C1' cells in the first nucleotide's frame, strides 16, 4: 500500500431497523459487635467523530481516527 475484525455503562461484552441490555464492580438500606456472604432499593451511556437512507438508526451506506490480524 491492501484484505479483514473491533469502538456500546468505571471492566468483560451482547444487542443485525420501532424504549440501550447483561455480569461483576459502584452508591444506599437490611443483616452482624464487626467484615464477608445474601436479600432490598439505586445512580451511571454524546454506542468512536462527521454525514446520508428512513416515519425511526447502536444496526444499513459513504467518510474520518483509533486498536488488532493477514498479505505485499
Nucleotide at each position: 500500500g491492501g484484505a479483514c475484525g473491533g469502538a456500546u455503562a468505571g471492566c468483560u461484552c451482547a444487542g443485525u431497523g420501532g424504549u440501550a441490555g447483561a455480569g461483576c464492580g459502584c452508591u444506599g438500606c437490611a443483616u452482624u459487635c464487626a467484615c464477608a456472604u445474601u436479600g432490598c432499593a439505586g445512580a451511571u451511556g454524546u454506542c468512536g467523530g462527521g454525514g446520508g437512507u428512513u416515519c425511526a438508526a447502536a444496526u444499513c451506506c459513504c467518510u474520518c481516527u483509533c486498536c488488532g490480524u493477514c498479505c505485499a